The part of an RNA shown here (large-subunit ribosomal RNA, domain VI) has 266 nucleotides and comes from an Actinomycetaceae bacterium. The RNAcentral record of the full RNA draws on ENA.
Context: one part of a larger RNA
RNA sequence: CGUUAGAAACUUGUGGAGGGCUGUCCCUAGUACGAGAGGACCGGGACGGACGAACCUCUGGUGUGCCAGUUGUACCGCCAGGUGCAUGGCUGGUUUGCUACGUUCGGUAAGGAUAACCGCUGAAAGCAUCUAAGUGGGAAGCCUGCUCCGAGAUAAGGUUUCGAUAACCCUUUAGGGUUGGGAGGUCCCCUAUAGACUAUAGGGUUGAUAGGCUAGAAGUGGACAGGCCGAGAGGUCUGGAGCUGACUAGUACUAAUGACCGAUCA
Numbered sequence: 001c002g003u004u005a006g007a008a009a010c011u012u013g014u015g016g017a018g019g020g021c022u023g024u025c026c027c028u029a030g031u032a033c034g035a036g037a038g039g040a041c042c043g044g045g046a047c048g049g050a051c052g053a054a055c056c057u058c059u060g061g062u063g064u065g066c067c068a069g070u071u072g073u074a075c076c077g078c079c080a081g082g083u084g085c086a087u088g089g090c091u092g093g094u095u096u097g098c099u100a101c102g103u104u105c106g107g108u109a110a111g112g113a114u115a116a117c118c119g120c121u122g123a124a125a126g127c128a129u130c131u132a133a134g135u136g137g138g139a140a141g142c143c144u145g146c147u148c149c150g151a152g153a154u155a156a157g158g159u160u161u162c163g164a165u166a167a168c169c170c171u172u173u174a175g176g177g178u179u180g181g182g183a184g185g186u187c188c189c190c191u192a193u194a195g196a197c198u199a200u201a202g203g204g205u206u207g208a209u210a211g212g213c214u215a216g217a218a219g220u221g222g223a224c225a226g227g228c229c230g231a232g233a234g235g236u237c238u239g240g241a242g243c244u245g246a247c248u249a250g251u252a253c254u255a256a257u258g259a260c261c262g263a264u265c266a
Stems, first nucleotide, its partner, number of pairs: 001152001006162006015149004021049007033038001051106005059100004066093005071086006110144003117137004166179005184261004188204005209255003212251005218244003225238005
């Protein structure tokens, strides 16, 4: 831009894409078969491999503004306590998130038409013949069935709902213009379950959208200061202390200011 007035929501599915893998063992049964050695079809069950999808409860990984320990050095006047630099200096843990080495699930069943092939009936050709007329069976393959996309499918589909068709002016009564209202939408702003950008999703004071704060969860693991004990290193009490990124609630303290588009036809 189109889909022939303007919108919102939900859909149909022409069509397209994906998926389709396979092993070992057990039962039937040491049965059928076979002199024996050996050893089934059909049918039923269990456990796997690789591949794929989703997810983070568990197990791990990661953790660069979380917590603690610690070395050297410089600085904060000194002590104490800290900060910078040294691969986040090194080391031990670790929330959210993201992940696999983790967890769960998948390939089916069934139907239809067939291939090779196997048939029935059956002539040409008194027989025979699956084929010429007719009519069955038959594959991991084909079409469905399962998952996803999907009406620009220009053949542009469908359903429901919403708001409208007002006033004035010009006019050749075909129409044109202005104003108001108006479903809905957009820009802008705060954002994340989204994300390269865009888009999507949530929110914009009639507000919990983000930050802050408060409380909690979770992590670290016993803060500073002081008291006591010890010659001291240090220990212990106050005290599961102090601190804390992403998590969960509550709370308008901060920031979500504002502006625009928009049908009126038959």